[in-house]
């Protein structure tokens, strides 16, 4: 001066009005007075787990998911190390990494031909015919054109009318075999075949491994009213009820009055301490273990967490100033602006998306 990566913040400060939630107070209510009160993604709801409630001897078929190794984690589809391919001078980075000689299936456009291939031009034999340039016909051939993402090993060489693993040498790739390193994926080495066998498995399949279903409107608890039951008392002997606080009286009166129930309106609990969070010190390359210390400060449920004002202000806009600079343009000064995505709802762990900006580390060139 240019890149790669990983983190960390993501407007501040004050006044003043209001909202939620907890503790306290009092003259008990639309009350006072302190305290707390959103985020890296709270987002998608795309994995995996806590917890709940239902189901369950065991297998198994079906359905769904994962997929190099090896490790970490409660667990994963996430993390970390490494393998193997591809990108990059590098640092780093991307890959939906099992099987394509188990079977089927598919390969657009182009092209003659797209997979037990194929003569479109060219080459090459043979043959007619000729206006002697070349036409036609029969046959050989995959070396060169030429289509394609992909044309059934490359290179040279024998060879042969051309020509072709048809033959030789090397090399690349496949099977087997062995030795050597690594826990493993793989690495790097000799020897033998037979000479070569394309792509898609996010097609179907077919190994190998995991998966029960719902989901906090889970599930629990107390529990009005109404119906139902059941007891007691009562309709000529009058339960109850009103005037009315109590006796008498006077109206009204056929149902009252107690219990059991279901669990509905409706209040609560679930439910904020958790696989929590930092620090320090140990093991480890690391993800991450283990031992100490120290901290926890949201909990609505028509669902709070936000309005106004003042002072400061980055991003960005402009400007005839000043310094630098050949320039582009940088820096300082004025002005004028005035802060990105987005908002909890059972809880965590992870993955993807969004997101103006600012700052820090380490590495590469």
């Nucleotide at each position: 001066g240019g890149g790669u990566u990983g983190g960390u913040c993501g407007g501040g400060c004050g006044g003043u009005c209001g909202c939620g939630g907890c503790a306290c107070c009092c003259a008990u209510g639309u009350g006072g007075u302190g305290u707390c009160g959103a985020g890296g993604a709270a987002g998608g709801u795309c994995c995996g787990g806590g917890c709940u409630c239902c189901u369950c001897a065991g297998g198994g078929c079906a359905g769904g998911g994962c997929g190099g190794u090896g490790g970490g984690c409660a667990a994963c589809a996430c993390c970390c190390a490494c393998c193997c391919g591809g990108a990059g001078c590098a640092a780093u980075u991307c890959g939906c990494g099992g099987g394509a000689c188990a079977g089927u299936g598919c390969c657009a456009c182009a092209g003659a031909g797209a997979a037990c291939a194929g003569a479109c031009c060219g080459c090459c034999g043979g043959u007619g015919c000729u206006u002697c340039g070349g036409c036609g016909c029969c046959g050989g051939u995959a070396a060169g054109g030429g289509u394609g993402a992909a044309a059934c090993g490359g290179u040279g060489g024998u060879g042969c009318a051309a020509g072709a693993g048809a033959c030789c040498a090397c090399c690349a790739g496949c099977g087997g075999c062995c030795c050597g390193g690594g826990c493993g994926a793989c690495c790097g080495g000799a020897c033998c075949g037979g000479c070569u066998u394309g792509g898609c498995a996010a097609a179907c399949c077919c190994c190998g491994c995991c998966c029960g279903g719902a989901g906090c409107a889970a599930g629990g608890u107390c529990g009005a009213a109404c119906a139902g039951c059941g007891c007691a008392c009562g309709u000529u002997c009058g339960a109850g009820g009103g005037c009315u606080g109590c006796c008498c009286g006077c109206c009204c009166g056929a149902g009252u009055g107690c219990g059991c129930g279901g669990g509905u309106g409706g209040a609560c609990c679930g439910c904020a301490c958790g696989a929590g969070g930092u620090c320090g010190c140990c093991g480890g390359c690391a993800a991450c273990g283990g031992c100490g210390g120290c901290c926890c400060g949201a909990g609505a449920u028509g669902g709070a967490u936000g309005g106004c004002c003042g002072c400061c202000g980055a991003a960005c806009g402009g400007g005839a100033c000043g310094c630098c600079g050949c320039a582009a343009g940088g820096c300082g000064c004025c002005c004028g602006g005035g802060a990105a995505c987005a908002g909890a709802a059972c809880c965590c762990g992870g993955c993807c998306u969004a997101c103006a900006g600012a700052c820090c580390a380490a590495c590469c060139c």
Predicted 3D model of a 365-nucleotide RNA (Bacterial RNase P class A) from uncultured Nocardioides sp. RNAcentral holds the sequence, with entries from MGnify. Rfam family: Bacterial RNase P class A. Rfam classes the family as a ribozyme. About the family: Ribonuclease P (RNase P) is a ubiquitous endoribonuclease, found in archaea, bacteria and eukarya as well as chloroplasts and mitochondria. Its best characterised activity is the generation of mature 5'-ends of tRNAs by cleaving the 5'-leader elements of precursor-tRNAs. Cellular RNase Ps are ribonucleoproteins. RNA from bacterial RNase Ps retains its catalytic activity in the absence of the protein subunit, i.e. it is a ribozyme. Isolated eukaryotic and archaeal RNase P RNA has not been shown to retain its catalytic function, but is still essential for the catalytic activity of the holoenzyme. Although the archaeal and eukaryotic holoenzyme s have a much greater protein content than the bacterial ones, the RNA cores from all the three lineages are homologous -- helices corresponding to P1, P2, P3, P4, and P10/11 are common to all cellular RNase P RNAs. Yet, there is considerable sequence variation, particularly among the eukaryotic RNAs. Identified in Yersinia as Ysr151/RnpB. The model forms 94% of the base pairs in the Rfam consensus.